[in-house]
RNA sequence: GCUGCGGUGGUGCAGUGGCUAGCAUAGGGGACUGUGGAUCCCCUGACUCGGGUUCGAAUCCCGACCGCGGCC
Numbered sequence: 001g002c003u004g005c006g007g008u009g010g011u012g013c014a015g016u017g018g019c020u021a022g023c024a025u026a027g028g029g030g031a032c033u034g035u036g037g038a039u040c041c042c043c044u045g046a047c048u049c050g051g052g053u054u055c056g057a058a059u060c061c062c063g064a065c066c067g068c069g070g071c072c
Base pairs, nucleotide, nucleotide: 001071002070003069004068005067006066007065010025011024012023013022018055026044027043028042029041030040031039048064049063050062051061052060
């Protein structure tokens, strides 16, 4: 340089056009408990950036940036 895949809460993943953006874990609070742990309940917190298509974009298209792999 060419090429494929990916970028979503602190972390790991799901979501392939209308979602309240979901799950686990983490953090905070509560219940329970002799204490702790486990368990249960509640809360906090996210779509890499810019443009386009569309009535509507995390999702489709183009470009940029970053990460991983392949070729040279």